Transfer RNA from Trebonia sp., 72 nucleotides, folded computationally. RNAcentral holds the sequence, with entries from ENA.

RNA sequence: ACUCUCGUGGUGAAACGGAUAUCACGCCAGGCUACGAACCUGGGAGUGGGGGUUCGACUCCCUCCGAGAGUA
Numbered sequence: 001a002c003u004c005u006c007g008u009g010g011u012g013a014a015a016c017g018g019a020u021a022u023c024a025c026g027c028c029a030g031g032c033u034a035c036g037a038a039c040c041u042g043g044g045a046g047u048g049g050g051g052g053u054u055c056g057a058c059u060c061c062c063u064c065c066g067a068g069a070g071u072a
Base pairs, nucleotide, nucleotide: 001071002070003069004068005067006066007065010025011024012023013022018055027043028042029041030040031039048064049063050062051061052060
C1' cells in the first nucleotide's frame, strides 16, 4: 500500500430489512435470613461517528474512526 473480517448494556453473545433490540454473567433495590451466601421479585444500562437507500436499517451502500487477519 492493497484485500478481507469485525465494532450491539460494565463483560460475553443473539437479533430474515418489520412487534417495545433478547439472553447470560455482573451491578442496584426489595424479599428471604440471626447476619451473609444461595434463591425469589423488580430495576437501571446498549447498536463506534457521519451520510445515503427504503414505507421501515443493528442488518444494505458510501465515508471516517478503532481492532484483527492475509498479501506484497
Rfam family: tRNA. It is annotated as a transfer RNA. The prediction has a mean pLDDT of 81.